[in-house]
C1' cells in the first nucleotide's frame, strides 16, 4: 500500500466483508523460570469477624490488679515494698474538614483554560511589633442512693486545671463622629490625624542561686526553651465572581412571579433576590432558551500520515458522593464516610417497655455475572496525627501471596551423524516423504534441585564523648561538626561460587480465494463448516481423522470493544441530467456575499516580547537494575489563554468620493402574458315543420341500441351548451403552472435606441408569504358533447378489461378550498470568461437603391450541428453537464417506508415534517456480447402455397406405454424413443423368474502332483451332476530333463460380475446442419468487456466472388481434389459378345474382337465463345456449338460448438458394490401375457380392377456345413435325384407390372383376405408354450376413412417385381437392385426451420426466461387497542419530624452588679415562618402488559391468476378519483424513462 463480493463479460456508483492496532477483559486448548505492571467493567445490592484516627502525665484531677517479694498472723488472712504513678476511664488541648473509597448523582461556573476579588477567610508554620497584671466560681471523674432487661439515664456529696468566668492594660485592631493628602474603573479604596468607645493572655518542665522572698536548700526570683493573648506581614490552603471553551434529539418553540431590575433591612468571611418589604415590568431564546435523554469532567489512553474519531481502569488535578431524604451542632475549616438530631427502607438484640447499626476504607462473605485476588507482614523506608521528647498511632504506605491479565527477557539444548534404519504417510509400485529427524558419537551447563556464602535499601532520632555559642554561671540548654552505640517487614530474598546432570521443561491455530501452507481416508445436501464470497446431493486440497506443511511460540486461537482500512459525513477531503440527491414556481426577512479610488482606524490578519500552559505521560539526549521491560536526571514539546509592542498589503469599521454593477426619465416596435365586457360563424345534439321508406347504427364478426307510433338521408326554421378548423410553425408570450376566433376597457413583463440623472441603491436567501395543472371538496348556476361510476351486448376457461350501446357524476361558470404530479431540461440561482458553422423570432445600423428584395454588422430569444474540455458511459458542449466565485436547497446500500407515532395544516379525501425493530449482500447507473420478441428490414429451404400418393378408419404384423406376472431381462422418450439397440427370443441366445447343484469357481496366472488328452458303453437323475466301466499311452531330448494337453490338491497375492454410477471418462453415435458460418495474427478504435476484419453497395446454393472501406493477411468450413453414373477414344478379349463366313434346336461349336460388354488409361465443360444488362467489376440474361452447360446427376466428406443428448448391456476405463454370491453350471419356464392406448407398416375396400390362360423384357447381388439343374413322384408345399458350378463359364433364377386373349358388370362381389376346422411339409434333439410354408374347407372387418397429420420438384412421386446380410429354420423390417413412370410450383402474405443487419430488453440456466399481487400455512419484529400497571414530574390543597431563626418566656440558672428583695444575662417550655418523609386531587412525559385488531418481512416443490420487462400482445409510467377476489381497469390531466 490494499483486497474479496452486483455481471456471461465491462466500467461506474455503492453497501456489505477481510488483512492493522490496541484492551482492566472473558472463554476454549495447553503451559517451564524470572522481571516490572495489573486485577468487581455486573448489585452506589447486602454485610458474619478483625483491623482501619488517635495522641499528649512536659495541662489537670484520680488511680488498680496480676504476679513477686518482705514483715505479721487466731493459719482464715492482714500490712508494707516493687509492679506503678504502670494499666484504666474522665476533665482539658490538639489531630479527627487530612490521608483511604466510590463514580449513584451532576450538563453545571461542575470541569479545562486565561483572569478578577478595591467583596473575603485561612488553625498548625515563618518574620516582626506589644503583652502576659489581678481575681473568682464550678464541674466530670470520684464516692453514694435510685430507675432499666439492656443501651443508658436521674438525685445527693467532693475536686483540679493549659476548663469557665470578672476587673486592670491597649502599640497596634474594630466602630462612630471630624481634618488633610494620594490613587481610581467616580462606585470608591487607601494614608496621615483628632477625639470618644469596645476587647486579651496560661501556663506547665529543667537548670541555677547573681538580684528577691523564706534561709542547708528550695521558690512565686533569675534563667533557658516551650505553650499563650493581641497587631501587622508572609507562606500555605480555600471561598465568591467574569471572559471563552463542553454530548444527543426541533418528532422539546417559546420559558420565567424572587421571575428581571430598583430602594430600604436581614444575613454571610465575602459580593449578591442569598432572604423579606415596598416599587417598576421586566429577563432569556431559532448563534437554540424551556424540557427530555445520557454522561463525573481533565491532565491523559488508543488508534490515525494528518486533521480527526474513539473513550476517560491503574497514575495525577478537580468535583461530587457516604444505607435513602432532610437538618443543624462543634469548629480555622463540615453541613461531617468510620460524629450528631429526625424521618424512611432493611438488618440485628430484646425481660416487648424499648434499644443497636450504616465495609463506595483493608481483608473476607453471600449474591448477581462471561468475569476481577489474601479475612497475609511490617511500621524497617517514605508520608501524616498527637508529643519538648522517648514514643504511640497509621489495612496511607512498604512488602509478600494468588490469577500468563498485560509488556519484557531466558530456556526446553550445541556439534557430528546416511545402511538416508525402524515406523507413520503417500504411490504412477519404480519410488517419495517425515528426514540429520533419531539412533550413536563428542561436547555445554542458562533455567529449575542440592550445597555454601551472602546483600544494597540505614540515614538517622536518642544516648555517650570532644569542639563552639547562650548565660551571672563551670548548671541547663542549643546547633554545627567529628566521634561511638542502635535500627530491615521484605528475607537467608537478590546475588556470588560449587556439585551432578541433556538428564525436569511445547503448544496453539490455520492450509478454497482474499491468505503463508496439500495428499489420502470417512462422510454423501447427511453430519457438519462459514469473517466474506461460499463449500456438502459418492472421487470434498471447503465438513471429520491422518500424513505433510505455514505461521506464531510459553502461549495460541475464538469473542466483545474501539480507531484505521472507509475519500463510507469529505476542514484537510464527496457529491445532486441518467447511479442516493435540485425545493413545482416566484417576492423577500434575518444571514452570508459583494465594483472603483482617496484617508484613517487597528477588531480579524501578520510579527515580537511576557506570563502562563501543574507533575507523570509522548519524544529527544544520559543515567541505573547483566539486556529490556521498567525506574532515575536533564531538555524539548505542548499547535492554546491571556497580556503588551509594532507593520496596515488583503477582509471588517469610519469618512469623502467616482460610475463600468444596479436602476430611474424619453422614444420605438413585437407578442395565444394577465382580468373584466362584448360579439361571431362552422360542427354535434335536441325540438317543430316537409320529403321520404324499410333499415339504421356498431364491430375483427356480432349482438344489445334505434326504427312502420315513420328512424337512418334530406330540407327548412328554432333552442341549448361548449370549443375555437384553416392560419399553426422544435414560431410567441409568461416565474412556474399555463395560455390560442374577433372587438373594446384596464394591466403586468421584457426588448430595441439614443441622451440625461441617482451614485453600490447589488447577489442569493433559512423562516415567512403569495402563485400553483388535472382530479378531488363546500355553495348556486349550467348542461351541447364527452364521460369514472352504472346497466346492458359481445370476447373469453373466466373477463368485476380491452371492443359495442347506452349513461351519473364530473368537464363549464361565480365565489370558497385542496397544494399535489414523469409540476422534466428528470440539469436551483447570479456575474465572469473560454473555436466556430447553420436556422429562426422581434429590434437596430451600414453599403447599394426611386422603393422592395439581396448582402454586411450588431443586441435580445429560441433550435440543430460541432472544437478544446469535462463525463463511468450515454453524452453536454456561449442556453456547458467546460474553467471560476457567491449564496441557497437536498443526498449517504437496497427493502421496511415516503410507512408508523407526535405535531402543524385541511369539511373530507388527504398533504407535510418524518423514524425504529426485523430482513438482505445486494439494490443500482451506462454500456458490451449473446438469446429472445404476438418489433422491422432482406434472404433460403417440399416451409408454405401449386399438385400427386398416403398415414389418422378396417383387418393383421410389428415396436411402445399401461395393465397382468414368480418373470413378463435391460436400454431407448418431442422433433433427434416407438419394424430403435434386435443383420432375425421354440432351447442356445438370456442378462429375468421357478427349482436343482458347485464354492480358487465356467474362464486367466502361480505352487504341489498325477495322467497323454479324447472317445465309447452301463446306471440314478428333469438334467448339470455323481458312480462304474471300455479303450489308450502324446511330442522333443544332451535321457537329467523340458514342453503342450488334461485330472486333482493348496491357499493368498486372485478369477467371475449384462451389479451401480453415460451426472467421474475414452471411443462411437445421433441433432441443429451440407445450415454457411467460426475464428487467429498483426494494426487501429473504445478505461474496459469489446469492436473493426466478418459491415456497406452488388451478387451467389456458398463469409460465393467483385466494388468500397483502419484495416491487411491468415485458418477451419464452402467449392475443387475421390467414387458411381451420363459421351467419346485408346488398350484387352475369356467365361463376355456376334457384323461378316459356315455350323447348331441353341453364340451351340468354327472363326473374329467390328459392336455390345467388362475394366484398366485418357479426353471433354472452362461462365471458354457471342449479344445484351451491371459501376468498364462480380455476376446474371439469352444464345451457338456440345452427349452433357452454368454444381450435369448421385455418393462419400459434417466448421467452432449446442443439446450434463445416447452408450458402463458392444469394447475400454476410474471409483463404488457382491465373493458357498449380484460368481458359476443345469432344467423347465420368461422376453410371444392382453380390457386398452399410441407410433410404424403390410393387405385391402376393388373394373386404371379380379381369376384363368398364352406370351416379352432387367439390374444388382448369393452359393462347398453351399447353390443344387435335367429327369421322376406329390393338387402343393415339398420328395427323390445327384449333372454342374469354389462360378462373367453352373446353380439360386420365374423377374413382375407390361401385351395378347376368356370370364367376372358394381354386388360385401369371382372384391377382401382375417378368423377358425381338417389335413400336410420342411427344418431343427425338441415346433406344447410359441416356427414357416402347403393343401381342402370357412370367409371376419372392410364400400376410401372426424380433428389432425406424412412423403415428394424428374428417372422424382407413384407403382412392379428381382437380390442380400442375420439366419438349422423363422422378413409385411432393414440393406440394396432395376422395370414402368407422372402431375405441379402463380408466388414468398402467412405456418414450421434457418442465416444477415438493424432495434427494445428488467432475459444470460438466456421466453419452457423473468416476474406481480391476493388467498391459506409457519416463524419474526413492529404499530393500534378497551383496559391494567411500573417510573418520572407539574399544579392545587392538607399535614408536618428534626432544626436554624424570631417572638415569648410566669420555669430554671453558680460566676458579674446589688441595697440581697432583686436586676442584667442566659434557658426548659410554648408558639410562629420555613421544611423532609407522608397524604388528597388533578395533570404532562414515558415504560411493561392487553382481549382483539393492522399492514410489513421472512420461509420448500400450496391455491388464484397474468399486471410488468419485447410494441410483454390495450405502450408505460406520475398525480388524482370511483370501481375491482388478486395482481389491476376506467375517467381527467400530463411525462417519454
Nucleotide at each position: 500500500a490494499g483486497a474479496g463480493u452486483u455481471u456471461g463479460a465491462u466500467c461506474c456508483u455503492g453497501g456489505c466483508u477481510c488483512a492493522g492496532a490496541a484492551c482492566g477483559a472473558a472463554c476454549g486448548c495447553u503451559g517451564g523460570c524470572g522481571g516490572c505492571g495489573u486485577g468487581c467493567c455486573u448489585a452506589a445490592c447486602a454485610c458474619a469477624u478483625g483491623c482501619a484516627a488517635g495522641u499528649c502525665g512536659a495541662g489537670c484531677g484520680g488511680g488498680a490488679a496480676a504476679g513477686u517479694u518482705u514483715c505479721c498472723u487466731u493459719c482464715g488472712g492482714g500490712a508494707g515494698g516493687c509492679g506503678a504513678g504502670u494499666a484504666c476511664a474522665g476533665c482539658g488541648g490538639c489531630g479527627a474538614a487530612c490521608g483511604g473509597g466510590u463514580g449513584a448523582g451532576u450538563a453545571a461556573c461542575a470541569c479545562g483554560u486565561a483572569g478578577g476579588u478595591a467583596a473575603c477567610c485561612u488553625a498548625c508554620c515563618u518574620c516582626g511589633g506589644a503583652g502576659a497584671c489581678u481575681g473568682g466560681g464550678a464541674u466530670a471523674a470520684c464516692u453514694u442512693g435510685c430507675c432499666g432487661a439492656a443501651a443508658g439515664g436521674c438525685g445527693g456529696g467532693c475536686u483540679a486545671a493549659u476548663a469557665c468566668c470578672g476587673g486592670a492594660u491597649a502599640a497596634g485592631a474594630c466602630c462612630a463622629c471630624g481634618g488633610a493628602g494620594a490613587c481610581c474603573u467616580c462606585g470608591g479604596u487607601u494614608u496621615c490625624u483628632g477625639c470618644g468607645g469596645u476587647a486579651a493572655a496560661a501556663g506547665a518542665u529543667g537548670g541555677c542561686c547573681u538580684c528577691u522572698g523564706c534561709u542547708u536548700g528550695c521558690a512565686u526570683g533569675c534563667u533557658a526553651g516551650u505553650a499563650c493573648u493581641c497587631c501587622g506581614a508572609g507562606a500555605u490552603g480555600g471561598g465568591c465572581c467574569u471572559g471563552c471553551g463542553c454530548c444527543c434529539c426541533a418528532u422539546u418553540a417559546g420559558c420565567u412571579u424572587g421571575u428581571u431590575g430598583g430602594u430600604g433591612a436581614g444575613g454571610u468571611a465575602a459580593c449578591g433576590g442569598c432572604u423579606c418589604a415596598c416599587c417598576a415590568a421586566g429577563g432569556c431564546u431559532u448563534a437554540g432558551a424551556u424540557g427530555g435523554g445520557u454522561a463525573g469532567c481533565u491532565g491523559g489512553u488508543c488508534u490515525g500520515a494528518g486533521a480527526g474519531g474513539a473513550u476517560g481502569a491503574u497514575c495525577a488535578g478537580c468535583c461530587a458522593c457516604a444505607c435513602u431524604g432532610g437538618g443543624a451542632c462543634u469548629g480555622a475549616g463540615a453541613c461531617a464516610c468510620g460524629g450528631c438530631c429526625c424521618a424512611g427502607a432493611c438488618u440485628c438484640c430484646u425481660a416487648c417497655g424499648g434499644g443497636a447499626g450504616g465495609c463506595a476504607g483493608c481483608a473476607g462473605u453471600g449474591g448477581g455475572g462471561a468475569a476481577u485476588a489474601u479475612u497475609g507482614c511490617g511500621c524497617a523506608a517514605u508520608g501524616g496525627g498527637c508529643g519538648a521528647a522517648a514514643g504511640c498511632c497509621u489495612g496511607a504506605c512498604g512488602c509478600a501471596g494468588c490469577g500468563a491479565c498485560g509488556c519484557c527477557g531466558c530456556g526446553u539444548g550445541a556439534g557430528u551423524g546416511a545402511u538416508g534404519a525402524a515406523g507413520g504417510c503417500c504411490u504412477u509400485c519404480g519410488g517419495g516423504u517425515c528426514g540429520u529427524a533419531a539412533a550413536g558419537c563428542u561436547c555445554u551447563g542458562u533455567c529449575a534441585g542440592g550445597a555454601g556464602g551472602g546483600a544494597c535499601g540505614a540515614a538517622a532520632c536518642c544516648u555517650c564523648c570532644g569542639u563552639g555559642g547562650u548565660u551571672a554561671a563551670u548548671a541547663u540548654c542549643c546547633u554545627a561538626c567529628g566521634g561511638a552505640c542502635u535500627u530491615g517487614a521484605c528475607g537467608g530474598u537478590a546475588c556470588c561460587u560449587c556439585c551432578a546432570a541433556a538428564g525436569g521443561a511445547a503448544g496453539c491455530a490455520c492450509c478454497g480465494g482474499c491468505u503463508a501452507a496439500c495428499u489420502c481416508c470417512g462422510u454423501g445436501c447427511c453430519a457438519g463448516c462459514a469473517g466474506c464470497c461460499g463449500c456438502g446431493g459418492u472421487a470434498a486440497u471447503a465438513c471429520g481423522g491422518a500424513g505433510g506443511g505455514u505461521g506464531c511460540g510459553a502461549g495460541c486461537g475464538u469473542u466483545g470493544u474501539u480507531c484505521g482500512g472507509a475519500a463510507u459525513u469529505a476542514c484537510u477531503g464527496g457529491g445532486c441530467g441518467u447511479a442516493a440527491a435540485g425545493c413545482g414556481c416566484g417576492u423577500g426577512u434575518a444571514g452570508g456575499c459583494g465594483g472603483c479610488u482617496u484617508c484613517u482606524u487597528a477588531a480579524g490578519u501578520c510579527u515580537g516580547g511576557u506570563g502562563u500552559g501543574a507533575a507523570a505521560u509522548c519524544c529527544c539526549g544520559g543515567g541505573g537494575c547483566u539486556c529490556a521491560a521498567c525506574c532515575c536526571c536533564g531538555g524539548a514539546a505542548g499547535u492554546g489563554c491571556a497580556u503588551u509592542g509594532g507593520a496596515a498589503a488583503c477582509u471588517g469599521g469610519g469618512a469623502a468620493g467616482c460610475u463600468a454593477g444596479a436602476g430611474u426619465a424619453c422614444c420605438g416596435g413585437a407578442g395565444a402574458g394577465g382580468a373584466g365586457g362584448g360579439u361571431g360563424g362552422a360542427a354535434u345534439u335536441c325540438c317543430u315543420g316537409g320529403u321520404g321508406u324499410a333499415g339504421c347504427g356498431g364491430u375483427g364478426a356480432a349482438a344489445u341500441g334505434c326504427g312502420u307510433a315513420g328512424a337512418u338521408a334530406u330540407c327548412a326554421g328554432g333552442a341549448g351548451g361548449a370549443a375555437c378548423a384553416c392560419c399553426g410553425g422544435u414560431g410567441g408570450c409568461g416565474a412556474a403552472g399555463g395560455c390560442g376566433g374577433c372587438c373594446c376597457u384596464c394591466u403586468g413583463g421584457a426588448c430595441g435606441g439614443a441622451u440625461a440623472c441617482u451614485g453600490a441603491c447589488g447577489c442569493u436567501g433559512a423562516g415567512a408569504c403569495g402563485c400553483g395543472a388535472a382530479a378531488g371538496c363546500g355553495u348556486g348556476g349550467g348542461g351541447a358533447g364527452c364521460a369514472a361510476a352504472c346497466a346492458g351486448g359481445a370476447u373469453u376457461a373466466g373477463a368485476u378489461a380491452c371492443c359495442c350501446u347506452g349513461g351519473u357524476a364530473g368537464u363549464c361558470c361565480a365565489c370558497g378550498c385542496c397544494g399535489u404530479a414523469a409540476a422534466c431540461g428528470a440539469u436551483g440561482g447570479g456575474c465572469a470568461c473560454u473555436a466556430g458553422g447553420u436556422g429562426u423570432u422581434c429590434g437596430g445600423g451600414g453599403u447599394a437603391u426611386u422603393g422592395a428584395c439581396c448582402c454586411c454588422c450588431u443586441g435580445a430569444g429560441u433550435g440543430c450541428c460541432g472544437c478544446a474540455g469535462c463525463u463511468a458511459a450515454c453524452g453536454c458542449a456561449u442556453u456547458a453537464a467546460g474553467u471560476g466565485c457567491c449564496c441557497c436547497g437536498c443526498c449517504u446500500g437496497g427493502g421496511g417506508a415516503g410507512u408508523a407515532c407526535g405535531g402543524c395544516c385541511g369539511c373530507a379525501a388527504g398533504g407535510u415534517u418524518a423514524a425504529a425493530a426485523c430482513u438482505c449482500a445486494a439494490a443500482g447507473g451506462a454500456a458490451u456480447u449473446g438469446a429472445c420478441g404476438g418489433g422491422g428490414g432482406c434472404c433460403c429451404g417440399c416451409a408454405c402455397a401449386a399438385g400427386c400418393g398416403g398415414u389418422g378408419g378396417a383387418g393383421c404384423a410389428u415396436g411402445u406405454g399401461g395393465u397382468u406376472u414368480a418373470a413378463u431381462u435391460c436400454g431407448a422418450c418431442g422433433c433427434a424413443a416407438c419394424g430403435c439397440g434386435a443383420a432375425g427370443a421354440a432351447c442356445c441366445u438370456u442378462a429375468c423368474c421357478u427349482g436343482g447343484g458347485c464354492u480358487a469357481g465356467a474362464c486367466a496366472a502361480c505352487a504341489c502332483u498325477g495322467g497323454a488328452c479324447a472317445g465309447c458303453c452301463c446306471c440314478a437323475g428333469a438334467g448339470a451332476u455323481g458312480g462304474g466301466g471300455u479303450c489308450u499311452u502324446c511330442c522333443c531330448u544332451u535321457c537329467g530333463g523340458g514342453g503342450a494337453c488334461u485330472g486333482g490338491u493348496g491357499g493368498u497375492u486372485c478369477a467371475g460380475g449384462u451389479g451401480c454410477u453415460g451426472c467421474a471418462u475414452g471411443g462411437c453415435u445421433g441433432u441443429c446442419g451440407u445450415c454457411a458460418g467460426c475464428u487467429c495474427g498483426u494494426g487501429u478504435c473504445g478505461u474496459g468487456a469489446g469492436a473493426u476484419g466478418u459491415u456497406g453497395g452488388g451478387u451467389u446454393a456458398a463469409g460465393u466472388c467483385c466494388c468500397g472501406c483502419a484495416a491487411c493477411g491468415a485458418g477451419c468450413g464452402c467449392a475443387a481434389c475421390c467414387c458411381c453414373u451420363g459421351u467419346c477414344c485408346u488398350u484387352a478379349g475369356u467365361u463376355g459378345c456376334u457384323a461378316c463366313c459356315a455350323u447348331u434346336u441353341a453364340g451351340u461349336u468354327g472363326a473374329g474382337c467390328a459392336c455390345u460388354c467388362u475394366a484398366g488409361g485418357g479426353a471433354g465443360a472452362c461462365u471458354g465463345c457471342c449479344c445484351g444488362u451491371g459501376u468498364u467489376a462480380a455476376a446474371c440474361g439469352g444464345g451457338a456449338g456440345g452427349a452433357a452447360g452454368g454444381u450435369g446427376g448421385g455418393g462419400a466428406u459434417g466448421a467452432c460448438g449446442u443439446c450434463a443428448a445416447g452408450u458402463c448391456c458392444u469394447c475400454a476405463u476410474g471409483g463404488c458394490c457382491c465373493u458357498u454370491a449380484u460368481g458359476u453350471c443345469c432344467a423347465g419356464g420368461g422376453c410371444u401375457a392382453c380390457a386398452c392406448a399410441c407410433g410404424u407398416g403390410c393387405u385391402a375396400c376393388a373394373a386404371u380392377g379380379g381369376c384363368c390362360g398364352g406370351u416379352a423384357c432387367a439390374a444388382a447381388g448369393g452359393g462347398u456345413u453351399g447353390c443344387g439343374a435335367a429327369g421322376c413322384c406329390g393338387c402343393g408345399a415339398g420328395g427323390u435325384g445327384g449333372a454342374g458350378c469354389c462360378a462373367a463359364u453352373c446353380c439360386c433364377a420365374a423377374a413382375a407390372a407390361g401385351c395378347c386373349g376368356u370370364c367376372c358388370u358394381c354386388a360385401g362381389u369371382u372384391c377382401g383376405g382375417a378368423u377358425u376346422g381338417g389335413a400336410g411339409u420342411c427344418u431343427g434333439c425338441a415346433a406344447c408354450u410359441c416356427g414357416a410354408c402347403u393343401c381342402c374347407a370357412u370367409g371376419a372387418a372392410g364400400g376410401c376413412g372426424g380433428a389432425a397429420u406424412c412423403g415428394c420438384u424428374a428417372g422424382u412421386a407413384a407403382u412392379c417385381g428381382c437380390g442380400g446380410a442375420u439366419c438349422a429354420g423363422c422378413a409385411u423390417g432393414c440393406c440394396g437392385c432395376g422395370g414402368u413412370g407422372a402431375a405441379u410450383a402463380c408466388g414468398u402474405u402467412c405456418c414450421c426451420g434457418g442465416g444477415c443487419c438493424u432495434u427494445g430488453u428488467a432475459c444470460a440456466c438466456a421466453c419452457c426466461g423473468c416476474c406481480c399481487g391476493u388467498c391459506a400455512c409457519a416463524c419474526c419484529a413492529c404499530g393500534g387497542a378497551a383496559g391494567u400497571u411500573g417510573g418520572u414530574u407539574g399544579u392545587a390543597c392538607c399535614g408536618g419530624a428534626a432544626g436554624u431563626c424570631g417572638g415569648u418566656g410566669u420555669u430554671u440558672c453558680a460566676a458579674c452588679c446589688u441595697u440581697c428583695g432583686g436586676g442584667a444575662g442566659a434557658u426548659a417550655g410554648c408558639c410562629g415562618c420555613c421544611u423532609a418523609u407522608g397524604g388528597u386531587a388533578u395533570g404532562g412525559c414515558u415504560g411493561g402488559u392487553g382481549a382483539c385488531u393492522g399492514g410489513g418481512g421472512u420461509g420448500a416443490a400450496g391455491u388464484c391468476g397474468u399486471a410488468a420487462c419485447a410494441a410483454g400482445g390495450u405502450a408505460g409510467c406520475c398525480g388524482u378519483a370511483g370501481g375491482g377476489g388478486a395482481a389491476c381497469c376506467u375517467g381527467c390531466g400530463g411525462c417519454u424513462g
The RNA shown here (small-subunit ribosomal RNA) has 1537 nucleotides and comes from an uncultured bacterium. Its Rfam family is "Bacterial small subunit ribosomal RNA". Its mean pLDDT, the model's own confidence on a scale to 100, is 85.